[in-house]
């Protein structure tokens, strides 16, 4: 440096449920909470799914693939 990831270490994220804010909705934001996660970080590029005001300069990255970046190092 690359690859890899056990029940290690260091830290990290946070599903469902609950209640509050935004939105027409899908959904999202912060709180609380942990089902899980080695990219569960970021990007709607391909597929897929979802919404409705039916063509949208709408949504989902915790559905899969792809791209970019990144922590740790037990074996």
């Nucleotide at each position: 440096a690359a690859a890899c990831g056990c029940g290690a270490c260091c830290g990290g994220c946070a599903a469902a449920c609950c209640a509050g804010a935004a939105g027409g909705a899908a959904u999202c934001c912060g709180g609380a909470g942990a089902c899980g996660c080695a990219a569960a970080a970021c990007c709607a590029c391909g597929g897929g799914c979802c919404g409705c005001a039916a063509g949208c300069u709408g949504g989902c990255a915790g559905c899969c693939g792809g791209g970019u970046u990144g922590c740790c190092g037990a074996a």
The RNA shown here (c-di-GMP-I riboswitch aptamer) has 75 nucleotides and comes from Desulfobulbaceae bacterium UBA2262. Its mean pLDDT, the model's own confidence on a scale to 100, is 86. Rfam family: c-di-GMP-I riboswitch aptamer. Rfam describes the family as follows. GEMM was predicted in a large-scale screen for bacterial structured RNA regulatory elements. The source organism's lineage runs through Bacteria, Pseudomonadati, Thermodesulfobacteriota, Desulfobulbales and Desulfobulbaceae.